[in-house]
Molecule: SAM riboswitch aptamer (S box leader)
Organism: Saprospiraceae bacterium
This record gives sequence, C1' cells and structure tokens, in this order.
RNA sequence: UCCUUAUUGAGAAAGGCGGAGGGAUUAGGCCCUGUGAAACCUUAGCAACCCGUUAAGCCGGGUGCUACAUCCUGACACAUAUGAAUUGUGUAAAGAUAAGGG
Repeated sequence: UCCUUAUUGAGAAAGGCGGAGGGAUUAGGCCCUGUGAAACCUUAGCAACCCGUUAAGCCGGGUGCUACAUCCUGACACAUAUGAAUUGUGUAAAGAUAAGGG
C1' cells in the first nucleotide's frame, strides 16, 4: 500500500513546544483557531479491537481515541407535504479504528 471482516449518534483533559492553519476529500455549507491551528513530546483519562491471565470479572500488555453525530448535506430508495423545496427513515459510496491475509 491492497483485500476481507467487524464497529463507527455514547465516552474521555491539561501542560510543554510551535507559530497559521484545522475539521479525510470537496459539490455546497457551517464551526474551531494569535483569548494560539497543525505537527511533535509528557502526564492524565476514555474504552472499540487484539494478546495474556481468570470459571467469569478485575488485572497486565499492543494499537487507538479525548470540539461540533464520521460537523451537516450532496448519491439512491421509500414516506409526508407537494409545482418544487422542507422533514424523516433506510441503503450505498467514501473515510476512521481494530484484527486477519497478500
């Protein structure tokens, strides 16, 4: 990096450093940010998967995560209203995380 499977509306903070961006993409929005963004480091926390232990749980370890529903919508179907729009539900695509495999 690719494939497969599962989960994806809950949960969970500070400090240091840094100095302008960030929220995957962008078709449209909206939000955060010099009252310091991203990245990196430390401690703390949350608890999804895997390993060990156990009757089970606790516990230990490996990743992960700690603004806003995966921030919302855009694709498709159905329902309501209906000229269209709006609203709701579901499905898909894509993303993220874990495990296995090439």